The RNA shown here (SAM riboswitch aptamer (S box leader)) has 103 nucleotides and comes from a marine eukaryotic metagenome. Rfam family: SAM riboswitch aptamer (S box leader). Rfam describes the family as follows. The SAM riboswitch is found upstream of a number of genes which code for proteins involved in methionine or cysteine biosynthesis in Gram-positive bacteria. RNAcentral holds the sequence, with entries from MGnify.

RNA sequence: UUAUCAAGAAAGGUGGAGGGAAUAGACCCGAUGAAACCUUAGCAACCCUUUCGCUUGAAAGAAGGUGCUAAAUUCUACGCCGGAAGUAUCCGGGGAUAGAUAA
Numbered sequence: 001u002u003a004u005c006a007a008g009a010a011a012g013g014u015g016g017a018g019g020g021a022a023u024a025g026a027c028c029c030g031a032u033g034a035a036a037c038c039u040u041a042g043c044a045a046c047c048c049u050u051u052c053g054c055u056u057g058a059a060a061g062a063a064g065g066u067g068c069u070a071a072a073u074u075c076u077a078c079g080c081c082g083g084a085a086g087u088a089u090c091c092g093g094g095g096a097u098a099g100a101u102a103a
Stems, first nucleotide, its partner, number of pairs: 001103005010040005018029003023077004041069003046065002048061005073098001078095001080093005
């Protein structure tokens, strides 16, 4: 810089109190064992492989490089639009910012 982010996929061992990125709030997970590390298994298909098309697209695959395996990136925060309501807010939509992953 570009693309994607409401789908999908967990057991065991070590460990021993935190964790869900950061700040704030909310809401959750956690001694029926958090984080972290290791092993095995799995998911997905970004890179990759094959075939067709022929730069762009489609189908199939999973050996390898990553990634991932509670909840939408857990939700909200900033501004815009619409609705309810009537000054305090609530609901919905699509964005921005931030973040994660890949190339």